[in-house]
C1' cells in the first nucleotide's frame, strides 16, 4: 500500500409495508397508507325446460406467458416492474411467493383484512428538459 472475507455506524433502494400514543410486554387504540367483499345505472349473458360433462373459479403481487428438456429447486426467452433524479437513448436488476375454497364484474351506502420482508455502498454514461444558488 494493494486484495479478500465478515462485522457495526451510517447513507440509499424495492414494496401500502409508515408514524404517534398506552401497555400488565401478551397486546391495545389512533392517524395515515394499501387491498378485498359488497346496489342502482352500465357491461356481460339470450326462447323455454330436462339431462350429463369439468381444464373450477377468483384474489395480494411486476412477477405472466412461451420454447427445450423424461424430469428438476433445470436452461433460454418473454409480458411486465424497479434503478440510473425527469423524459428519451443507453445500461443494470427481478421477472418470486402465497391466499379464498366451488365463490367474487363494475360498484353509493356499508362490511372485512393488511401494513411483512429483503436488498446495497458500485460506477454507465449520453442527450433534452425542469429547478436550486451566485451576480
Nucleotide at each position: 500500500c494493494g486484495u479478500c472475507c465478515g462485522g457495526a455506524a451510517c447513507c440509499g433502494c424495492c414494496g401500502a409495508g409508515u408514524c404517534c400514543c398506552c401497555c400488565g410486554c401478551g397486546g391495545g387504540g389512533g392517524a395515515g397508507c394499501c387491498g378485498g367483499g359488497g346496489a342502482a345505472c352500465c357491461a356481460a349473458c339470450c326462447g323455454g325446460g330436462c339431462u350429463c360433462c369439468u381444464c373450477g373459479g377468483g384474489g395480494u403481487g411486476a412477477a405472466u406467458c412461451g420454447a427445450c428438456g423424461c424430469g428438476a429447486u433445470g436452461u433460454c426467452g418473454u409480458a411486465g416492474g424497479g434503478c440510473u433524479u425527469c423524459u428519451c437513448c443507453g445500461g443494470c436488476c427481478c421477472g418470486a411467493a402465497c391466499c379464498c375454497g366451488u365463490c367474487a364484474g363494475c360498484u353509493a351506502a356499508c362490511c372485512c383484512g393488511g401494513c411483512a420482508g429483503g436488498c446495497g455502498g458500485c460506477g454507465a454514461g449520453g442527450a433534452g428538459a425542469g429547478g436550486a444558488g451566485a451576480c
The RNA shown here (c-di-AMP riboswitch aptamer (ydaO/yuaA leader)) has 135 nucleotides. It matches the Rfam family "c-di-AMP riboswitch aptamer (ydaO/yuaA leader)". Its family is annotated with cyclic-di-AMP binding and regulation of gene expression in the Gene Ontology.